[in-house]
Description
Predicted 3D model of RNase P RNA and transfer RNA as a complex of 441 nucleotides. Rfam match: Bacterial RNase P class A. Rfam describes the family as follows. Ribonuclease P (RNase P) is a ubiquitous endoribonuclease, found in archaea, bacteria and eukarya as well as chloroplasts and mitochondria.
RNA sequence: GCCGCUCCCCGGACGGUCGCUGUUCUCAUGCAAAUGAGGCCAGAGGAAAGUCCGGACACCAAAGAGCAGCGCGCCUUGCGAAAGCAGGGGACGGGAACUGCGAGGAACCCGGACGGAAAGUGCAGCAGAGAGUAGUCCGCCGAUGGAUCGUGAGGUCACAGGUAAGGGUGAAAGGGUGAGGUAAGAGCUCACCGCGCCGAGGGCAACCGAGGUGGCAGGGCAAACCCCGCGCGGUGCAAGACACAACAGGGAAAGGGCUGCUCGCCCGUCAUACUCCCGGGUAUUAGUCGCAUAGAGAAAUGACCGUACAGUUCCACCAGUCCAACUGCGGAACGGACAGAAUCCGGCUUAUAGGGGAGCGGCAGCU
RNA sequence: GGCGGGGUAGCUCAGUUGGUUAGAGCACACGGCUCAUAAUCGUGUUGUCGUGGGUUCGAUUCCCACCGCCGCUA
Numbered sequence: 001g002c003c004g005c006u007c008c009c010c011g012g013a014c015g016g017u018c019g020c021u022g023u024u025c026u027c028a029u030g031c032a033a034a035u036g037a038g039g040c041c042a043g044a045g046g047a048a049a050g051u052c053c054g055g056a057c058a059c060c061a062a063a064g065a066g067c068a069g070c071g072c073g074c075c076u077u078g079c080g081a082a083a084g085c086a087g088g089g090g091a092c093g094g095g096a097a098c099u100g101c102g103a104g105g106a107a108c109c110c111g112g113a114c115g116g117a118a119a120g121u122g123c124a125g126c127a128g129a130g131a132g133u134a135g136u137c138c139g140c141c142g143a144u145g146g147a148u149c150g151u152g153a154g155g156u157c158a159c160a161g162g163u164a165a166g167g168g169u170g171a172a173a174g175g176g177u178g179a180g181g182u183a184a185g186a187g188c189u190c191a192c193c194g195c196g197c198c199g200a201g202g203g204c205a206a207c208c209g210a211g212g213u214g215g216c217a218g219g220g221c222a223a224a225c226c227c228c229g230c231g232c233g234g235u236g237c238a239a240g241a242c243a244c245a246a247c248a249g250g251g252a253a254a255g256g257g258c259u260g261c262u263c264g265c266c267c268g269u270c271a272u273a274c275u276c277c278c279g280g281g282u283a284u285u286a287g288u289c290g291c292a293u294a295g296a297g298a299a300a301u302g303a304c305c306g307u308a309c310a311g312u313u314c315c316a317c318c319a320g321u322c323c324a325a326c327u328g329c330g331g332a333a334c335g336g337a338c339a340g341a342a343u344c345c346g347g348c349u350u351a352u353a354g355g356g357g358a359g360c361g362g363c364a365g366c367u
Numbered sequence: 368g369g370c371g372g373g374g375u376a377g378c379u380c381a382g383u384u385g386g387u388u389a390g391a392g393c394a395c396a397c398g399g400c401u402c403a404u405a406a407u408c409g410u411g412u413u414g415u416c417g418u419g420g421g422u423u424c425g426a427u428u429c430c431c432a433c434c435g436c437c438g439c440u441a
Stems, first nucleotide, its partner, number of pairs: 001363010013307006020043003024039006045338001049349002052347005057236004064263004069232005074089006090114001092111004098105002115227002120225002122221002137167002139163003144160002146157004175193006194216001195214004201208002240289003243284001249278003253275001255267004311334005318328003368440005374434001377393004395411005417433005
């Protein structure tokens, strides 16, 4: 110097003219409500987006109980109301210097929605003999029993039977390496490796683990049902509250509402009408409040010109350079990414031209 | 603004729940019947299961994030 990764920040600036929205002030008209003109001030984002989480707030018995349902899920520390975020660690998976004859082990690096598969139920197509209380298709053996040959030693058959070492199927075949052993084999026995259980000790904990013990059981899937622990009532500002108004009542059902179900509660089932259905009416400053130091109401926040600074493309002129190529501290042209508040706040996710900073890694050159 | 539902062949829809093999009708192509056409009969083709990622041996199906569509609500 170039390239890459991670994290953080900015995401157009300044000036002028003309507009838009809102508060407020002044003036004019008007009885008033209000209308018009002018002035000052304020006027989108890091995501305002998706509406995926969590809250504030409001209403829904006095919001209550149970079931169902939904969400979250290693440990620890910090922030936080929660959701969530960040730091560190552990186990697991992948890679791997190195190591061991081998099965294997392993510093280190990377990763992520990581409770339980030893409570129970379930699933695994096709292939394959067999798919979870294993299993004999090929192969091997046939010691023992059987058949048969032989005087006999013994041979043959592969009928009973034995065998999971080898082949084959599969994502997965129920420990592995080696030795002994055997008819052939087999944790059958032994050494080692792996694994389970106990466990001195270490650690706040998850967890690790010297050593002992067990011939090996208890393979996978819980983003299958489920179990365990923790949490959650529902609906969303079109929630909901209010106003000097206007109008026309009628019908039918005993039921309706509060959460999907049950209980429970409330209203109603006689007139009035705070049950339900149909019909009618519905003022206004965009009715007022909710509602905001932008803001309302289906919704303002913009356009043009100029100046530099980024960026892209190009090289007639200009510079490096005397000429050409090439390059740009020169010139010309183009020209601003994603996107736009709608009750508010905290997160997550997604989109984003370009610029800046920090850390790490790689490559090349110079001293 | 808020809430809910579904994207499968050219069109309309099943299948998804309970994971491994994707189907029906119409349409289209070819053939039969007919002098010919229609109707009808037979055969056949057509799929990134909206996109991307994850879980799993295996995803249209389960989970997550996007894209676009429809409906309800003052």